[in-house]
RNA sequence: UUCUUAUCUAGAGAGGUGGAGGGACAGGCCCUGUGAAACCCGGCAACCAAUACGGCAGUAUAUGGUGCCAAUUCCUACAGCGCAAGCUGAGAGAUGAGAA
Numbered sequence: 001u002u003c004u005u006a007u008c009u010a011g012a013g014a015g016g017u018g019g020a021g022g023g024a025c026a027g028g029c030c031c032u033g034u035g036a037a038a039c040c041c042g043g044c045a046a047c048c049a050a051u052a053c054g055g056c057a058g059u060a061u062a063u064g065g066u067g068c069c070a071a072u073u074c075c076u077a078c079a080g081c082g083c084a085a086g087c088u089g090a091g092a093g094a095u096g097a098g099a100a
Stems, first nucleotide, its partner, number of pairs: 001100008013041001015040003021031003026076003042069003047065003050061004073092001078089004
């Protein structure tokens, strides 16, 4: 990088450093100097491993490996239904696990 598969409406600081950007892309709409990104600390969750219990299914812990901590994956982008508001699905994306 590609493929397969599961999940994506819950949850997470009034800390330190840092200084202007950030929310994948495009269009919107937002966040940000009452301080962005990034790093540290802190936290959330429980996908994989581990451990404990269990006949199995599974449950618990949160020790290790990730991940995550504005807004539904912030919304839309394609298709179907609908007068419309909107609903459903797909695509794209993100993350885990497995494979090439």

The RNA shown here (SAM riboswitch aptamer (S box leader)) has 100 nucleotides and comes from Proteiniclasticum sediminis. The source organism's lineage runs through Bacteria, Bacillota, Clostridia, Eubacteriales and Proteiniclasticum. Its Rfam family is "SAM riboswitch aptamer (S box leader)". Its family is annotated with regulation of gene expression in the Gene Ontology. The sequence is in RNAcentral, with records from Rfam.